[in-house]
RNA sequence: GGCCUUGUAGUACAAUGGAUAGUGCGUGAGUUUCCGAAGCUCAAAAUCCAAGUUCGAUUCUUGGCAGGGCCG
Numbered sequence: 001g002g003c004c005u006u007g008u009a010g011u012a013c014a015a016u017g018g019a020u021a022g023u024g025c026g027u028g029a030g031u032u033u034c035c036g037a038a039g040c041u042c043a044a045a046a047u048c049c050a051a052g053u054u055c056g057a058u059u060c061u062u063g064g065c066a067g068g069g070c071c072g
Stems, first nucleotide, its partner, number of pairs: 001071007010025004018055001027043005048064005
């Protein structure tokens, strides 16, 4: 330098063009307890950036950035 691939809550992952973007763990509050732990309930929290296609984009296209891999 070229090609491929990945990028979503604090973390690990779902969502294959149409929902209020979801689940586990974690965090906070409540409940329970003599106090904790566990259990139960509730809450906060995210689509890497820019443009394009579309009535509609996490999803498709282009460029960029970052991580990983292959080739030279």